[in-house]
RNA sequence: CUCUUAUCAAGAGAGGUGGAGGGAUUGGCCCUUUGAAGCCUCGGCAGCAGACCGCGAGCGGUACUGUGCCAAAUCCAGCAGACGUACGGUCUGGCAGAUAAGAA
Numbered sequence: 001c002u003c004u005u006a007u008c009a010a011g012a013g014a015g016g017u018g019g020a021g022g023g024a025u026u027g028g029c030c031c032u033u034u035g036a037a038g039c040c041u042c043g044g045c046a047g048c049a050g051a052c053c054g055c056g057a058g059c060g061g062u063a064c065u066g067u068g069c070c071a072a073a074u075c076c077a078g079c080a081g082a083c084g085u086a087c088g089g090u091c092u093g094g095c096a097g098a099u100a101a102g103a104a
Stems, first nucleotide, its partner, number of pairs: 002103007013042005021031003025078004043070003047067004051062005074096001079093005
């Protein structure tokens, strides 16, 4: 990097450093010198897998291990359809993306 499966409206931030960007992409909108990204320290959350525990046996629990995460629904939309209607709305599916487990 590619493929498969599952999930994505819940949850959880302080300090130091740094010095202008960030929210994948395009548009919108938002965050940001009352300090962005990145890096470090400490703290936290509990999604997936493992481990362990419980029982009503396929569900619940523990943050111990691996990984992930800690503004806003994956921030919203993008493509197609249905409904509604002149507002540009509601719903469903898809595309894309993220994470985990597995495979080549």
SAM riboswitch aptamer (S box leader) from Alteribacter natronophilus, 104 nucleotides, folded computationally.
Its mean pLDDT, the model's own confidence on a scale to 100, is 84.
Of the family's consensus pairs, 97% are formed in the model.
Lineage of the source: Bacteria > Bacillati > Bacillota > Bacillaceae > Alteribacter.
Its Rfam family is "SAM riboswitch aptamer (S box leader)". About the family: The SAM riboswitch is found upstream of a number of genes which code for proteins involved in methionine or cysteine biosynthesis in Gram-positive bacteria.